[in-house]
RNA sequence: GCAGCAGGUCACCUUAUCGCUGCGUCUUUUGGCGUGGAGGAAAGUCUGGACACCGAAGUGCGACAUAGCGGGUAACACCCGUCUCCGCCAAUUGGCGGACGGACCAGUGCAACAGAAAGGAAGUACAGUUCGGCUGUAGUGAAAUCAGGUAAACUCUAUGUGGUGAAACGUCACGUAUAUCGGCAUUUGAGGGCUGCACGCCCGAGUCGAAGGGUAGGCGGUUAGAAUCUUUGGGCAAUCAAAGAUCAAGAUAAAUGAUAGGGAGCUCCGAACUUGUUUUGGGGUGCACAGAAUCCGGCUUAUGGCCUGCUUUUUUU
Numbered sequence: 001g002c003a004g005c006a007g008g009u010c011a012c013c014u015u016a017u018c019g020c021u022g023c024g025u026c027u028u029u030u031g032g033c034g035u036g037g038a039g040g041a042a043a044g045u046c047u048g049g050a051c052a053c054c055g056a057a058g059u060g061c062g063a064c065a066u067a068g069c070g071g072g073u074a075a076c077a078c079c080c081g082u083c084u085c086c087g088c089c090a091a092u093u094g095g096c097g098g099a100c101g102g103a104c105c106a107g108u109g110c111a112a113c114a115g116a117a118a119g120g121a122a123g124u125a126c127a128g129u130u131c132g133g134c135u136g137u138a139g140u141g142a143a144a145u146c147a148g149g150u151a152a153a154c155u156c157u158a159u160g161u162g163g164u165g166a167a168a169c170g171u172c173a174c175g176u177a178u179a180u181c182g183g184c185a186u187u188u189g190a191g192g193g194c195u196g197c198a199c200g201c202c203c204g205a206g207u208c209g210a211a212g213g214g215u216a217g218g219c220g221g222u223u224a225g226a227a228u229c230u231u232u233g234g235g236c237a238a239u240c241a242a243a244g245a246u247c248a249a250g251a252u253a254a255a256u257g258a259u260a261g262g263g264a265g266c267u268c269c270g271a272a273c274u275u276g277u278u279u280u281g282g283g284g285u286g287c288a289c290a291g292a293a294u295c296c297g298g299c300u301u302a303u304g305g306c307c308u309g310c311u312u313u314u315u316u317u
Base pairs, nucleotide, nucleotide: 001313003311004310005309006308007307008306009305010304012263013262014261015260016259017258018257020037021036022035023034024033025032026031039289043300044299046298047297048296049295050294051165052164053163054162058199059198060197061196063161064160065159066158067157068082069081070080071079072078083101084099085098086097087096088095089094102156103155107154108153109150110149124138125137126136127135128134169220170219171218172217180210181209182208183207184206191203192202193201194200227246228245229244230243231242232241233240234239265285266284267283268282269281270280271279272278273276
């Protein structure tokens, strides 16, 4: 110097013109003024909740999730600490990284090739022998005499889990057909609900289906929060407490943009000497991944620059 891995951080700033849009205000209106306007992942729809509705009568099975110990949190399968084990380095009690970290005598599976044979099986060669592969050695192999290994193999054990999802849901307006046909039923309970099933429980007077007719518009939910930032204190830490400050999209077929100039950063080509994380000239540059849709916490994935640490390799001294 190149490359890789892990962690942290950033994802542009500003001026002018035009355009779109939320809120506030002025205006009879058209419009004017002020103030805001897409991410660290908005992605995956994986996960925990808030919120809303159903149920609120559960029980059993099923399904799914978790798995050393302790702590954090609204909660978690997430985060922190610690123990144990594993890998690398070191050679001393360390450093870095990793973990589906309960059970293989409850049971069922899996292991190429080689080997005689991969399991309550079978018997290659040699030796011993109580003559029974009974015992031992050797070959092969990762593993060879009721063997061990494997459970992000099936499974078992322990613990736990109600469902749906903003197209939830609430409310207002408009409109139609109190019509037609059929099944079942009216307390001898049709139909519906409680997750998937069974039992059980609850609601229940009309329901289910066919054909036909009408409508599908507005408002709320909708962004002031388990919120963000600073300081102090407790704690190894995750985080907690106190004080103060801030208010940073709300669209609904879906706005948050375009052009030009300057700057930061990055990059390419030079120049200079002080050879340095140096100074300076010119060119390029919305250049990576990518686009809110109820909201928040997390995990996973994609990706450009910078910083720190580690590893491999190259060159020079």